[in-house]
Predicted 3D model of a 350-nucleotide part of an RNA (small-subunit ribosomal RNA, central domain) from an uncultured bacterium. The full RNA is in RNAcentral, with records from Greengenes and SILVA. The prediction has a mean pLDDT of 88.
Context: one part of a larger RNA
RNA sequence: CUGGGCGUAAAGGGAGCGUAGGCGGUUUGGUGUGUCGAAUGUGAAAGCCCGCAACUCAACUGCGGAAUGGCAUUCGAAACUACCAGGCUAGAGUACUGGAGAGGAGAGCGGAAUUCUUGGUGUAGCGGUGAAAUGCGUAGAUAUCAAGAGGAACACCGGUGGCGAAGGCGGCUCUCUGGACAGAUACUGACGCUGAGGCUCUAAAGUUAGGGGAGCAAACAGGAUUAGAUACCCUGGUAGUCCUAACUGUAAACGGUGUACACUUGGUGUGCGGGGAAUUGUCCCUUUGCGCGCCGCAGCUAACGCGUUAAGUGUACCGCCUGGGGAGUACGGUCGCAAGAUUAAAACUC
Numbered sequence: 001c002u003g004g005g006c007g008u009a010a011a012g013g014g015a016g017c018g019u020a021g022g023c024g025g026u027u028u029g030g031u032g033u034g035u036c037g038a039a040u041g042u043g044a045a046a047g048c049c050c051g052c053a054a055c056u057c058a059a060c061u062g063c064g065g066a067a068u069g070g071c072a073u074u075c076g077a078a079a080c081u082a083c084c085a086g087g088c089u090a091g092a093g094u095a096c097u098g099g100a101g102a103g104g105a106g107a108g109c110g111g112a113a114u115u116c117u118u119g120g121u122g123u124a125g126c127g128g129u130g131a132a133a134u135g136c137g138u139a140g141a142u143a144u145c146a147a148g149a150g151g152a153a154c155a156c157c158g159g160u161g162g163c164g165a166a167g168g169c170g171g172c173u174c175u176c177u178g179g180a181c182a183g184a185u186a187c188u189g190a191c192g193c194u195g196a197g198g199c200u201c202u203a204a205a206g207u208u209a210g211g212g213g214a215g216c217a218a219a220c221a222g223g224a225u226u227a228g229a230u231a232c233c234c235u236g237g238u239a240g241u242c243c244u245a246a247c248u249g250u251a252a253a254c255g256g257u258g259u260a261c262a263c264u265u266g267g268u269g270u271g272c273g274g275g276g277a278a279u280u281g282u283c284c285c286u287u288u289g290c291g292c293g294c295c296g297c298a299g300c301u302a303a304c305g306c307g308u309u310a311a312g313u314g315u316a317c318c319g320c321c322u323g324g325g326g327a328g329u330a331c332g333g334u335c336g337c338a339a340g341a342u343u344a345a346a347a348c349u350c
Base pairs, nucleotide, nucleotide: 004321005320006319007304008303012318014201015200016199017198021194022193023192025088026087027086028085029084030083031082034080035077036076037075038074039073040072041071042070049065050064051063052062053061091191092188093187094186095185096183097182098181103177104176105175106174107173108172109171110154115149116148117147118146119145120144121143125136126135162169163168206247207246208245209244210243211242215241216240220236221235222234223233258317259316260315261314262313263312266295267294268293269292270291271290272289273288274287275286276285299306300305323350324349325348332343333342334341335340
């Protein structure tokens, strides 16, 4: 000088793109930035350390040596690093062919159901509950048939199935559009990984403006329950839920597991591709790639468990943690129309 951690104990940023920075495949030649070696100079003296000497000893003191982690100059080495020039194809990407998918945006269309309106039939109840009541109904309800209006959501298929970076995405058709995967070649030639700031996206709720409003339903009203009942249950019901434009930027935004790459026994199921064998066969069998699950070797783990989709073994980079409470609060800054978000303490206390 180095040193511990982050699934559940404190701790992975909600997600992506990407700037600076950090790190970076293989090969040849060169330079000599870092690096390594040598020499010279310097590194005051005293002190420290070692040896010797001298005051009777010691302390003190004298002499010599070592040390002075360093810096500068010169000469040298060239493996690694860096830089310069050139090459390569295993990383990365492009082109081609093909199939899969609730990936995204816009437009149009459809059927079931609820509600309402109108008309027909029909008559005294309906509805609701643990039981009731409020409520609706002779101004004809509930029930039933027909027609119409309107909004929202898409049963079955549907599946630890699929797609997406995450949030998330589910009726059907069309248009535009992103990504992944497989196959066989060709091409570019390290173009890569990560990513402080930054930018973009981001469920629900909420906000602004304009529409829309069937069902549901915070608030609210009434009826019950109860000692009370500002609840649970019931009858109603407004914001909201829906659309367009803009804002907000948070969630148990969870796999409570950052991203990328490499390596490390297996079994089984499933989704989408490719090859082979065989066949009436798109079945089955076998093999291979990419996903999604389950079980488990080694290993890891405090245990639970994880286990080729790692929490195993390593590398690169980022974020974060450091006793509980006070507190994700105050103050200040930034953002926001507001609600608030973000950054983020201390006193005190155990």